[in-house]
Annotation
A computed fold for a 103-nucleotide RNA from Mesobacillus subterraneus, annotated as SAM riboswitch aptamer (S box leader). Rfam family: SAM riboswitch aptamer (S box leader). Rfam describes the family as follows. The SAM riboswitch is found upstream of a number of genes which code for proteins involved in methionine or cysteine biosynthesis in Gram-positive bacteria. Rfam links the family to the GO term regulation of gene expression. Its mean pLDDT, the model's own confidence on a scale to 100, is 81. The model forms 94% of the base pairs in the Rfam consensus.
RNA sequence: UUCUUAUCCAGAGAGGCGGAGGGACUGGCCCAAUGAAGCCCGGCAACCGGUUAUUAAACACGGUGCUAAUUCCAGCAGAGCGAAUGCUCUGAAAAGAUAAGGA
Numbered sequence: 001u002u003c004u005u006a007u008c009c010a011g012a013g014a015g016g017c018g019g020a021g022g023g024a025c026u027g028g029c030c031c032a033a034u035g036a037a038g039c040c041c042g043g044c045a046a047c048c049g050g051u052u053a054u055u056a057a058a059c060a061c062g063g064u065g066c067u068a069a070u071u072c073c074a075g076c077a078g079a080g081c082g083a084a085u086g087c088u089c090u091g092a093a094a095a096g097a098u099a100a101g102g103a
Stems, first nucleotide, its partner, number of pairs: 001103008013041001015040003021031003025075004042067003047063003051057002071095001076091006
């Protein structure tokens, strides 16, 4: 980098350093000097390992992960409404994220 499988409407700080950006992409819409990213600490969470003991349970001990907004919303298809920019609903896929395994 790519493939497969699973999950993605729950959960998580008035902390320290830091200084302007961030929410993947595009379009929206948001967050941010009442301080963004990043790092540290704290916290959340059972995917893998390990544990107890088996189609289960507990645990944050080890490996990750996460810690504004549903994956913030839409991005494909269909239906309804509207004079119209549009709005609403349904479904799946694509895209993305994370884990485990494979190439």